């Protein structure tokens, strides 16, 4: 300098161009219990940036940051 793969709540994984982005955990509230934990319920939080394609983009396509590997 090239090539490739991946970026989604605090943390770890989904998601066929058409959902309110969904699951685990982690936090708060209630409930249960003498109390605690367990277990229930219910809430908070999320797609890296920016641009195009399309009636519609987490999903495709480009330019960039990021991080893992590779070549030279």
């Nucleotide at each position: 300098u090239c090539c490739g793969u991946u970026g989604u709540g605090g943390u770890c994984c989904a998601a066929c161009g058409g959902c309110u982005a969904g699951g685990a955990u982690u936090c708060g509230u209630c409930g249960c219990u003498u109390u605690c934990a367990c277990c229930g319920a219910c809430g908070c939080g999320g797609u890296c940036g920016g641009g195009g394609u399309u009636c519609g983009a987490c999903u495709c396509c480009c330019c960039g940051c990021a991080a893992c590997g590779g070549a030279g």
The prediction has a mean pLDDT of 80. Predicted 3D model of a 72-nucleotide RNA (transfer RNA) from Schizosaccharomyces pombe. Taxonomically the source falls in Schizosaccharomyces (Eukaryota, Opisthokonta, Fungi, Ascomycota). The RNAcentral record of the sequence draws on ENA, GtRNAdb and Rfam. Rfam family: tRNA. By type it is a transfer RNA. From the family's description: Transfer RNA (tRNA) molecules are approximately 80 nucleotides in length.